This is a predicted complex of two RNAs, RNase P RNA and transfer RNA, with 499 nucleotides together. Rfam match: Bacterial RNase P class A. Rfam links the family to the GO terms dimeric ribonuclease P complex, tRNA processing and ribonuclease P activity. Rfam classes the family as a ribozyme.
RNA sequence: UGAGCCGGCCAGGCGACCGCGGCGCGCGCUCUCGGGUGUCGCGUCGAGGAAGGUCCGGACUCCACAGAGCGGGGUGGUGGGCAACACCCACCCGGGGCAACCCGCGGGACAGUGCCACAGAAAGCAGACCGCCAACGGCCGCCGGGGCUUCGGCCCCGACGGUGCGGGCAAGGGUGAAAGGGUGGUGUAAGAGACCACCAGCGGCCCGGGUGACCGGGACGGCUAGGUAAACCCCACCUGGAGCAAGGCCAGGAGGCCGGGUCGUGUUAGUUCGCUACCCGGCUGCGCGGACGUUCGAGGGUUGCUCGCCCGAGUCCGCGGGUGGGCCGCACGAGGGCGCCGGCAACGGCGCUCCCGAGAUGGAUGGUCGCCACGACCGUCGCGAGACGGCCGUACAGGAUCCGGCCUAUCGGCCGGCUCAUCCG
RNA sequence: GCCCCCGUAGCUCAGCUGGAUAGAGCGACAGACUUCUAAUCUGUUGGUCGCAGGUUCGAAUCCUGCCGGGGGCG
Numbered sequence: 001u002g003a004g005c006c007g008g009c010c011a012g013g014c015g016a017c018c019g020c021g022g023c024g025c026g027c028g029c030u031c032u033c034g035g036g037u038g039u040c041g042c043g044u045c046g047a048g049g050a051a052g053g054u055c056c057g058g059a060c061u062c063c064a065c066a067g068a069g070c071g072g073g074g075u076g077g078u079g080g081g082c083a084a085c086a087c088c089c090a091c092c093c094g095g096g097g098c099a100a101c102c103c104g105c106g107g108g109a110c111a112g113u114g115c116c117a118c119a120g121a122a123a124g125c126a127g128a129c130c131g132c133c134a135a136c137g138g139c140c141g142c143c144g145g146g147g148c149u150u151c152g153g154c155c156c157c158g159a160c161g162g163u164g165c166g167g168g169c170a171a172g173g174g175u176g177a178a179a180g181g182g183u184g185g186u187g188u189a190a191g192a193g194a195c196c197a198c199c200a201g202c203g204g205c206c207c208g209g210g211u212g213a214c215c216g217g218g219a220c221g222g223c224u225a226g227g228u229a230a231a232c233c234c235c236a237c238c239u240g241g242a243g244c245a246a247g248g249c250c251a252g253g254a255g256g257c258c259g260g261g262u263c264g265u266g267u268u269a270g271u272u273c274g275c276u277a278c279c280c281g282g283c284u285g286c287g288c289g290g291a292c293g294u295u296c297g298a299g300g301g302u303u304g305c306u307c308g309c310c311c312g313a314g315u316c317c318g319c320g321g322g323u324g325g326g327c328c329g330c331a332c333g334a335g336g337g338c339g340c341c342g343g344c345a346a347c348g349g350c351g352c353u354c355c356c357g358a359g360a361u362g363g364a365u366g367g368u369c370g371c372c373a374c375g376a377c378c379g380u381c382g383c384g385a386g387a388c389g390g391c392c393g394u395a396c397a398g399g400a401u402c403c404g405g406c407c408u409a410u411c412g413g414c415c416g417g418c419u420c421a422u423c424c425g
Numbered sequence: 426g427c428c429c430c431c432g433u434a435g436c437u438c439a440g441c442u443g444g445a446u447a448g449a450g451c452g453a454c455a456g457a458c459u460u461c462u463a464a465u466c467u468g469u470u471g472g473u474c475g476c477a478g479g480u481u482c483g484a485a486u487c488c489u490g491c492c493g494g495g496g497g498c499g
Stems, first nucleotide, its partner, number of pairs: 001421010012372007020046007027038005048396001052407002055405005060243004067307004072239005077091005092106001093104004107234002112232002114228003129173002131169003136166002138163004143158006181199006200224001202221002205218005247328004255284008264275003286320007299311003335354008373394003377390005426498007435451004444482001452470006475491005
C1' cells in the first nucleotide's frame, strides 16, 4: 500500500418561532371547602438500539399456595455463568477458509417399525444382465484298453479336444446418491479376506492425560458394519393454567338470587325448621324468542382427558338495542457509572457515587427558518492536490406493566485488535 | 394482550403421510365450423410453488427466520 476477519461506539449539533402530552406553581371559574376544571401564564421533563416481530425466559397478579395419573409441549456435545432461558462464555468433535476466523436443530440407526422414486440383475439377514471358469455332473468328437455279439454294432473304464446345458464365481463392465473396505501379493478351473503384508475404519478391554465432552498409546477380535430420527419412535432432563382488558380500591343506580351471623317471633320437651328486620360476604345485571338445568345439580376454575378439590343457580344460542365513571397497579430496578479484587472468559464480590426526572388511554416528541458538520451530484477556476457556488440528502423506526435475551430493519461515520500478500529499511 | 390459518399459471383451486415432465377449470392465442359473431371442437400458451437459509441422494411438501394477507377469543 492492497485485500480481508473480529469487536465496540455514535445515531447530526446550536439558536429562534409556532404546536403537543405529563407534573409543579400562579391566575380565573365552580361547588358539598377540599377537590374539580381551563382556547390562560410561568417553570420543568418528554422514546430506542432496536421501543419492532411476539420467538424464548423471568418478575408481578389471580385461580386448591399449585394436587395425582395419562397425554401434550420443550430442550439435546461437555464444563461453567445467570433470577431463568432455546441466551452468554470457554473447551471438545465435524465442516469451510492459505490465515485471522466463521458455521453446526451436535443424544440414540446392534429397542422396534417405516421409507430409499427412476435407473439397475440386485436397495437390505441383497443379487447375477454382460462377463470369467471345463475343477464336478451331463452331452458331442477322436484315440487306447476291456467285455458281449445275431458280426450290423452295443456297453464299461481311461486320456485328450470341444460345448456354458446343469453348475461354480463376484475380479472387471454397466446402473445409481448409495452395490457389504482400499492397494499389492499368495492362491485357484476361474475367483473371492479364502490367506498374507500395509493402510483406513469398527467393537469392547488395558495404560496415560483431562472435572468432563474427548484425546494419545497398546495388545486382541471379527474382516467391514448403508442412509434417514428437521419419519414414527426410544433415552435423559424440564414443564399447572391464565395473563396488566392480570388484579385491587372507591363512587352512583334500580333490583334479584345464594350463603353466613344476630335480634325478635311461630311451633316443639329440645334441636332442626318457617317467617320478619338488620348486618356482612358472593354472584348476576337492557329487551324478545328458543334449548338445557336448579341438590338425582347445568355450568365454571380446567385454552386436552380421567380422578380429586373449590365455586355453584344459572348457563348456552339467535335477533334487536347500547358504547360506559374515577383511582391504584405504574415507573428505584436482577438500575447506571467509576475503582479494587477473583476468574482465560461469560460473570461474581466489595467500596464509593448518581442533577437516575415519558407514563399517554385512540394514545403526546412535530413543523418552519438561519448557521455549522458530513455525504452524493452539477457548474466554474486550477497541470494537480484542491477551492468556490448551486441543489439535494442525513437512516430504520416509534413507548403502552416491567426486565434479560434472540431474530429482523438501519443513511452514514468513528475507534480498537488481528490475518494474508507485496514493497522499502 | 393471547392465539390460529393462508400464500401454487392472468383468476379460482388441487397436489402438502417427500420421488423428478407441478396439474384442473375459466382465460389468452391460433385453427376448424359459419356470410359474420357467439356457442362448440382441436391445438398451443403461460409457474422465482411468497422470500432466504437448512435437513435429505432428492423439497411445492419437512425445519428455522422473515414478508404479505385474513380470522378468532378476552